Context: one part of a larger RNA
Molecule: small-subunit ribosomal RNA, 5' domain
Organism: uncultured prokaryote
RNA sequence: UUGAACGCUAGCGGCAUGCCUAACACAUGCAAGUCGAACGGCAGCGCGGGGAGCUUGCUCCCUGGCGGCGAGUGGCGGACGGGUGAGUAACGCGUAGGAAUCUACCUUAUAGUGGGGGAUAACUCGAGGAAACUCGAGGUAAUACCGCAUAAUCUCUAUGGAGCAAAGCGGGGGAUCUUCGGACCUCGUGCUAUUAGAUGAGCCUGCGUCGGAUUAGCUAGUUGGUGGGGUAAAGGCCUACCAAGGCGACGAUCCGUAGCUGGUCUGAGAGGACGAUCAGCCACACUGGGACUGAGACACGGCCCAGACUCCUACGGGAGGCAGCAGUGGGGAAUAUUGGACAAUGGGGGCAACCCUGAUCCAGCCAUGCCGCGUGUGUGAAGAAGGCUCUAGGGUUGUAAAGCACUUUCAGUAGGGAGGAAAAGUUAGUAGUUAAUAGCUACUAGCCGUGACGUUACCUACAAAAGAAGCACCGGCUAACUCUGUGCCAGCAGCCGCGGUAAUACAGAGGGUGCAAGCGUUAAUC
Numbered sequence: 001u002u003g004a005a006c007g008c009u010a011g012c013g014g015c016a017u018g019c020c021u022a023a024c025a026c027a028u029g030c031a032a033g034u035c036g037a038a039c040g041g042c043a044g045c046g047c048g049g050g051g052a053g054c055u056u057g058c059u060c061c062c063u064g065g066c067g068g069c070g071a072g073u074g075g076c077g078g079a080c081g082g083g084u085g086a087g088u089a090a091c092g093c094g095u096a097g098g099a100a101u102c103u104a105c106c107u108u109a110u111a112g113u114g115g116g117g118g119a120u121a122a123c124u125c126g127a128g129g130a131a132a133c134u135c136g137a138g139g140u141a142a143u144a145c146c147g148c149a150u151a152a153u154c155u156c157u158a159u160g161g162a163g164c165a166a167a168g169c170g171g172g173g174g175a176u177c178u179u180c181g182g183a184c185c186u187c188g189u190g191c192u193a194u195u196a197g198a199u200g201a202g203c204c205u206g207c208g209u210c211g212g213a214u215u216a217g218c219u220a221g222u223u224g225g226u227g228g229g230g231u232a233a234a235g236g237c238c239u240a241c242c243a244a245g246g247c248g249a250c251g252a253u254c255c256g257u258a259g260c261u262g263g264u265c266u267g268a269g270a271g272g273a274c275g276a277u278c279a280g281c282c283a284c285a286c287u288g289g290g291a292c293u294g295a296g297a298c299a300c301g302g303c304c305c306a307g308a309c310u311c312c313u314a315c316g317g318g319a320g321g322c323a324g325c326a327g328u329g330g331g332g333a334a335u336a337u338u339g340g341a342c343a344a345u346g347g348g349g350g351c352a353a354c355c356c357u358g359a360u361c362c363a364g365c366c367a368u369g370c371c372g373c374g375u376g377u378g379u380g381a382a383g384a385a386g387g388c389u390c391u392a393g394g395g396u397u398g399u400a401a402a403g404c405a406c407u408u409u410c411a412g413u414a415g416g417g418a419g420g421a422a423a424a425g426u427u428a429g430u431a432g433u434u435a436a437u438a439g440c441u442a443c444u445a446g447c448c449g450u451g452a453c454g455u456u457a458c459c460u461a462c463a464a465a466a467g468a469a470g471c472a473c474c475g476g477c478u479a480a481c482u483c484u485g486u487g488c489c490a491g492c493a494g495c496c497g498c499g500g501u502a503a504u505a506c507a508g509a510g511g512g513u514g515c516a517a518g519c520g521u522u523a524a525u526c
Base pairs, nucleotide, nucleotide: 001524002523004522005521006520007519008518011373012372013371014370015369016368018365019331024329025328026327028326029325030324033076034075035074038073039072041069042068045067046066047065048063049062050061051060052059053058054057083284084283085282092209093208094207095206096205097204098203101201102200106197107196109194110193111192112191113190114148116146117145123138124137125136126135127134128133154163155162156161168189169188170187171186172185173184176183177182210256211255212254217247218246219245222244223243224242225241226240227239228238229237259281260280261279262278263274264273265272266271286307287306288305289304290303309320310319311318312317337363339362340361341360345359346357347356348355349354376406377405378404379403386397387396388395389394410467412462413461414460415459416458420453425447426446427445428444429443430442431441432440433439470515471514472513473512474511475496476495477494481510482509483508484507485506491498492497
């Protein structure tokens, strides 16, 4: 000094920490959704309209007209956030560089956004199956899908040329037109191509990075070249052929151990040990393998195959993966609640309102650690009683107690009460855009208004010294001594060593010493 454990003890608060062992197996709940301003729709709820029944205020039916919205198509996000350290001695990490690359959302700049088509979920009908689910027919939409047109500062190129795109949606509106849907104008937001950036990522290299020589030789895609392939990208990355190279006592190969770092602990430093919490990077997600989608994964809560295990089954076949948060069993000396809230910060989706968020913020448990406070203060000698001791006078406990005077921190009861809150919304004004005093955007002002924690922090009042001290040690090292018991017994012990009849070393007592809500022991490290 500790992520500690054990024994005895225990008043309060603040701030932190809390499975180091079985990367063992997991019941249950939650942990990633969201968008109706992309789409067809409409199961449920509410409103409106229509109808029927009657018990005249209810029930039932119809109706997407409206608010909305289950399921579905589609978009974005599920590659972040969270966990763990099994593997890895490696360009994995750290540090310093490099060139042959990609980058959704965001920012910058330029240009475009024309005109068509065929499907398919949903839905309806039918069929199979125990289920999971699946199949057939009909049939519909899109920002889903596919041609055509247009095409450069993009791509390819033999420098002649060739090739490549898109999608709409929402708000508002004065003329004009209208099939009364809209066209048209305008604003916002999307979409497409290219450019530059930002951010993130991939790749390469120098140097550094544990122990063993009782591991001395290792290597055939191995080392290099050429052609081809592949990748976003250099490259034996892959392949065919050719050459025979490449590494190694400056420790290759093999074996063991291990995530790495910022840092943490210790130390005057040099160094040594460690790598919990927090932060960066890496790796993994029941075990092994594989790709798909996508800007990004070879993907913890996606897919496929194989394996082990568990569960369901109508035996034909299916389902699952807590090293997310809680929690259970097991292992262990040992490590917490199946809690609250999205109020704040941040993230995803959305124009927004808002929704989701076991990230996070809080609360609960544990003296696990650090820090703070309290358990009273002053006075009080008849040096009381009692205890212990004694040379029997006394000494000591000891101003300690009692008594007297005072205070009320903390805990308790009652009352008051900040800050964490800015937003969002709404009203008005100004500015910009515009044909527009619509609308939208920005700013300003007013109003309204959101807190899990929370019985918050803090303040005030009340009552009474009232509710609050232990643990280890006292032979030397090492601060602190006597009596009794025991008699090499019982026992102590970190080392030296104590104990066999006067034990300051065992056990008890009185007294003392040291720390103190802790104190000792054990373990580990400097």